[in-house]
């Protein structure tokens, strides 16, 4: 240096053919209930504006387009 996948709450993931998305799910934390206590279980709560930035749109997690990190292939120097 080319070319591909990735990045979403604390973890791990879905959603990515644009508009039911003030983003869902599980665990996780908190909080009550339940239990003699703990764990199980039940009922609520907070917590991501989607890597960063900029475009295109009425409208963007999603489309472009830049960069950044991280994984694999090639390639080129030693």
């Nucleotide at each position: 240096g080319g070319g591909g996948c990735u990045g979403u709450g604390g973890u791990g993931u879905a959603g990515c053919u644009g508009g039911c998305c003030u983003a869902a799910c599980a665990c996780a934390u908190c909080u009550g209930c339940c239990u003699g206590u703990c764990a199980c279980g039940c009922a609520g709560a907070g917590g991501a504006u989607c890597g960063c930035g900029g475009g295109u749109u009425c409208g963007a997690a999603u489309c472009c387009c830049g960069u950044c990190g991280g994984c694999c292939c090639c390639g080129c120097c030693a």
The RNA shown here (transfer RNA) has 78 nucleotides and comes from Deltaproteobacteria bacterium RIFCSPHIGHO2_01_FULL_43_49. It was read from a public genome assembly. Rfam family: tRNA. Gene Ontology term of the family: triplet codon-amino acid adaptor activity. Rfam classes the family as a transfer RNA. The coordinates come from a structure-prediction model, not an experiment, and the mean pLDDT is 81.